[in-house]
RNA sequence: GCGGGUGUCGUAUAGUGGCUAUUAUGUCACCCUUCCAAGGUGAAGACGAGGGUUCGAUUCCCUUCACCCGCU
Repeated sequence: GCGGGUGUCGUAUAGUGGCUAUUAUGUCACCCUUCCAAGGUGAAGACGAGGGUUCGAUUCCCUUCACCCGCU
């Protein structure tokens, strides 16, 4: 330099164009308990960035960034 793949709450994940973006774990609050742990209820928290197509984009297209793999 060329080609391919991945990128979603702190972490790990689901999501084939449409309702409040899923689940687990972690965090916080409350309940339970004499206290802790365990358990129960609830809350906050995310689509790598920019642009395009579309009535509507995490999803399709282009560019770009980070990481991984291969070729030279």